[in-house]
Model confidence (mean pLDDT): 81 of 100. Predicted 3D model of an 82-nucleotide RNA (transfer RNA) from an uncultured Clostridia bacterium. It was read from a public genome assembly. It matches the Rfam family "tRNA".
RNA sequence: GCGGGUAUGGCGGAAUUGGCAGACGCGCCAGAUUUAGGCUCUGGUGGAGCAAUCCUUGCAGGUUCAAGCCCUGUUACCCGCA
Repeated sequence: GCGGGUAUGGCGGAAUUGGCAGACGCGCCAGAUUUAGGCUCUGGUGGAGCAAUCCUUGCAGGUUCAAGCCCUGUUACCCGCA
């Protein structure tokens, strides 16, 4: 230099015909239980904001009524070729 793959909440990891982003698990918070803690059980849990609402799939653009998903460029890492 060329080709291929990966990038999603605090962590792992789903969502492939383009149609509610974050299922499920861990963690965390509150409660029950306990002398206390652990285990177990119940509820809650992406970010900002008092709220209305806004933002969010590595980054920047584009297509579309609608994009994690399609297109272009680009960054980091992994694999292969030279």